RNA sequence: AAUAAAGAAAAUAUCACUCAUAUAAUCUCAGUAAUAUGGACUGGAAGUUUCUACCAGAGGGCCGUAAACCUUCUGACUAUGGGUGAAAUUAUUAUA
Numbered sequence: 001a002a003u004a005a006a007g008a009a010a011a012u013a014u015c016a017c018u019c020a021u022a023u024a025a026u027c028u029c030a031g032u033a034a035u036a037u038g039g040a041c042u043g044g045a046a047g048u049u050u051c052u053a054c055c056a057g058a059g060g061g062c063c064g065u066a067a068a069c070c071u072u073c074u075g076a077c078u079a080u081g082g083g084u085g086a087a088a089u090u091a092u093u094a095u096a
Stems, first nucleotide, its partner, number of pairs: 001093005014086009023053001026046001028044005038063002047054001055075007
């Protein structure tokens, strides 16, 4: 996957979609790195009655060469709960 049979009341578990909650895909510290053709990387904390994640792409600003960035838009995963749908058991055969 096909065929046949059984079952189809409820519940549990599973899968898909969707909604809600969590978190703002956020923030902070240290080290290292780039310099208007640049503005990055690594590590540690915080944040959730919460495991995990903490990024990607694009736009705008700012910094006159220094050590520091600011902001906007779009796009997820994960945890828990709700809703909807699918499927559900057995035997045989085939395929991977």
A computed fold for a 96-nucleotide RNA from a marine sediment metagenome, annotated as Purine riboswitch aptamer. The sequence is in RNAcentral, with records from MGnify. Its Rfam family is "Purine riboswitch aptamer". Its family is annotated with purine nucleobase biosynthetic process in the Gene Ontology. The literature on the family includes a 2003 paper in Cell by Mandal et al., "Riboswitches Control Fundamental Biochemical Pathways in Bacillus subtilis and Other Bacteria". Its Rfam clan is "Purine riboswitches".